[in-house]
Molecule: transfer RNA
Organism: Pseudomuriella schumacherensis
RNA sequence: GGCAGGGUAGCUCAACGGUGGAGCAUUAGACUCAUAAUCUAACGGUUGAGGGUUCAAGCCCCUCCCUUGCC
Numbered sequence: 001g002g003c004a005g006g007g008u009a010g011c012u013c014a015a016c017g018g019u020g021g022a023g024c025a026u027u028a029g030a031c032u033c034a035u036a037a038u039c040u041a042a043c044g045g046u047u048g049a050g051g052g053u054u055c056a057a058g059c060c061c062c063u064c065c066c067u068u069g070c071c
Base pairs, nucleotide, nucleotide: 001071002070003069004068005067006066007065010024011023012022013021018055026042027041028040029039030038048064049063050062051061052060
């Protein structure tokens, strides 16, 4: 340099073009003599950046950035 995959919550990952969720973690509560486990709730997002298409974009198109693999 070329090709391909990936980039979404603190982490691992979802999400037919039509309200961005789950598990883990964190915090609070319940339970317990207490801790752990378990249960409930809360918190947590500029969907890598910038443009474009569309009534509507995490999703489609273009450019760039980061990352992984192959050549």